[in-house]
Molecule: transfer RNA
Organism: Clostridia bacterium
RNA sequence: GGCGACAUAGCCAAGAGGUAAGGCACGGGUCUGCAACACCCUUAUCCUCAGUUCGAUUCUGAGUGUCGCCU
Numbered sequence: 001g002g003c004g005a006c007a008u009a010g011c012c013a014a015g016a017g018g019u020a021a022g023g024c025a026c027g028g029g030u031c032u033g034c035a036a037c038a039c040c041c042u043u044a045u046c047c048u049c050a051g052u053u054c055g056a057u058u059c060u061g062a063g064u065g066u067c068g069c070c071u
Stems, first nucleotide, its partner, number of pairs: 001070007010024003018054001027041004047063005
C1' cells in the first nucleotide's frame, strides 16, 4: 500500500426490513433468627455520521476501532 471480517446491556450472545430473545453478573423483593439455596422483578441512543424506505439493529456510502490475509 491492497483486500476481507467483525462492532448489539457490565460480560457472553440470538435476531439479517415491521421497532431487540436468552444466559451470567449487579441491584431490588419473597423465604430465613442471620446467611446460603430457590423463586420473582429490574437493565439497550444496536460503534459514529449521512442516504434509501411509510418504517433501518438489518440495506447503501463515508468514518472510527479491533482482528486477519496479501505485498